[in-house]
RNA sequence: GGGCGAAUGGCUCAGCGGGAGAGCACUUGCUUUACACGCAAGGGGUCGCAGGUUCAAAUCCUGCUUCGCCCA
Numbered sequence: 001g002g003g004c005g006a007a008u009g010g011c012u013c014a015g016c017g018g019g020a021g022a023g024c025a026c027u028u029g030c031u032u033u034a035c036a037c038g039c040a041a042g043g044g045g046u047c048g049c050a051g052g053u054u055c056a057a058a059u060c061c062u063g064c065u066u067c068g069c070c071c072a
Stems, first nucleotide, its partner, number of pairs: 001071007010024004018055001026042005048064005
């Protein structure tokens, strides 16, 4: 330099045009002598960045950034 893949809550990930979600973690309450476990409720997101297409974009297109793999 070229090709492919990934980027979504604190972590690991799902979702691939029309409600932003799961598990774990966190907070509060119950439970316990206490902790843990368990139960109930709750908070937390510029969907990597910019632009384009569309009535509508996390999702489609283009460029860029970062990371990983392969080729040279």
The RNA shown here (transfer RNA) has 72 nucleotides and comes from a bacterium. Its Rfam family is "tRNA". By type it is a transfer RNA.